[in-house]
Annotation: RNAcentral holds the sequence, with entries from ENA. A computed fold for a 72-nucleotide RNA from an Elusimicrobiota bacterium, annotated as transfer RNA. Taxonomically the source falls in Elusimicrobiota (Bacteria, Pseudomonadati). It matches the Rfam family "tRNA". Rfam's curators write: Transfer RNA (tRNA) molecules are approximately 80 nucleotides in length. By type it is a transfer RNA.
RNA sequence: GCCGGCGUAGCUCAAUGGUAGAGCACCGCUUUCGUAAAGCGGGGGUUGGAGGUUCAAUCCCUCUCGCCGGCU
Numbered sequence: 001g002c003c004g005g006c007g008u009a010g011c012u013c014a015a016u017g018g019u020a021g022a023g024c025a026c027c028g029c030u031u032u033c034g035u036a037a038a039g040c041g042g043g044g045g046u047u048g049g050a051g052g053u054u055c056a057a058u059c060c061c062u063c064u065c066g067c068c069g070g071c072u
Stems, first nucleotide, its partner, number of pairs: 001071007010024004018055001026042005048064005
């Protein structure tokens, strides 16, 4: 230099055009003499960034940044 994959909650990952979710973590409550476990509830996201297509974009297109891999 060329090609491909990945980037979504604090972490690990879903969601293949129609209101962004789960588990763990965190906070509160119940339970306990107390702690843990368990049960119930809650907060937390400009979906890496910019632009485009569309009535509507995490999803499709372009550029760009970062990480990983392959080729030379």